[in-house]
RNA sequence: GGUCUAGUGGUGGAAUUGGUAUACACACAACACUUAAAAUGUUGCGCCGCAAGGCAUGUGGGUUCGAGUCCCACCUGGACCA
Numbered sequence: 001g002g003u004c005u006a007g008u009g010g011u012g013g014a015a016u017u018g019g020u021a022u023a024c025a026c027a028c029a030a031c032a033c034u035u036a037a038a039a040u041g042u043u044g045c046g047c048c049g050c051a052a053g054g055c056a057u058g059u060g061g062g063u064u065c066g067a068g069u070c071c072c073a074c075c076u077g078g079a080c081c082a
Stems, first nucleotide, its partner, number of pairs: 001081007010026003019065001028044005046055003058074005
C1' cells in the first nucleotide's frame, strides 16, 4: 500500500426484509432476608425535561416516509496479502 472484518448504555452483547434502539446477562442502586455480611429474592437502571416531548448506535455526509442496518469519505482495533 491492497482486501476483508469489527466499532451499539458502566461491561459483554441482541436488534438478520430498512419499520418499537439498548432484549438478555453482568455490574450498580434501593428494599426484603441476616446480629452483621455474603448468598438469594423484589424493584429500578441511556441522556435532557415537571410533563408533553426531544436527543443519542466511532466521526462527518448521502439515500429513504423511515437508517444501528444501505451508499461515500474519514478515525480506531483485528485478520490476511504484498